[in-house]
Molecule: c-di-GMP-I-GGC riboswitch aptamer
Organism: Bacillota bacterium
RNA sequence: ACCGACAAAGGCAAACCUGCUGAAAAGUAGGGACGCAAAGCUAAAGGGUCUAAAGCUCCGAGCGAGCUAUGACAGCCUGGCUACCGAAA
Numbered sequence: 001a002c003c004g005a006c007a008a009a010g011g012c013a014a015a016c017c018u019g020c021u022g023a024a025a026a027g028u029a030g031g032g033a034c035g036c037a038a039a040g041c042u043a044a045a046g047g048g049u050c051u052a053a054a055g056c057u058c059c060g061a062g063c064g065a066g067c068u069a070u071g072a073c074a075g076c077c078u079g080g081c082u083a084c085c086g087a088a089a
Base pairs, nucleotide, nucleotide: 003086004085011036012035016031017030018029019028020027021026034075040081041080042079045078046077047076048073049072050071055067056066057065058064059062
């Protein structure tokens, strides 16, 4: 360097509940642990997924439908950057 023990020291925290923010997706704080060896960062790296306020289109004219990311997700995949510990191979 790679790799990842039923190792040690620690770390993070899904669903769900509550407060706040948001049109929503979601975020955030507290509680809570399904999991995680990068579940740290990167969405202005590529793909993907979610949402559709504003905008556009439509007619059935509505608390309507469709399209659209500039919004969001790094705990969807790949990549990039950085990092604790040290058995085996």